[in-house]
This is a predicted structure of a 96-nucleotide RNA (Glycine riboswitch aptamer) from Aminobacter sp. AP02.
Lineage of the source: Bacteria > Pseudomonadati > Pseudomonadota > Hyphomicrobiales > Aminobacter.
It matches the Rfam family "Glycine riboswitch aptamer". Rfam links the family to the GO term glycine biosynthetic process.
RNA sequence: CUGAACGAUCUGGAGAGAGACGCCUCGAGCGUCCACCGAAGGGGAAAGCCGCGCCAUCGCGGUUAAGCUCUCAGGUACAGCGACAGAUUGGGGAAA
Repeated sequence: CUGAACGAUCUGGAGAGAGACGCCUCGAGCGUCCACCGAAGGGGAAAGCCGCGCCAUCGCGGUUAAGCUCUCAGGUACAGCGACAGAUUGGGGAAA
């Protein structure tokens, strides 16, 4: 100098079976099973870089790290949820 983190309100916001069987209150409900999705949440982790250890062609820790990846959870008509984004507003030393 700016107006970050964080919060509130409004708006936008993807993906994937209205699956099969059974029960039943005959519903888009409940249970079991199979098939799928990734953007609530959660788990994982390379090279590189930084630091520490001094048996070092090594070991440990941090970072990288997430819209990656895994699908535990959640979800697969509408609704709701929804990472994230925009606007308004509160906030006030984050970054450069």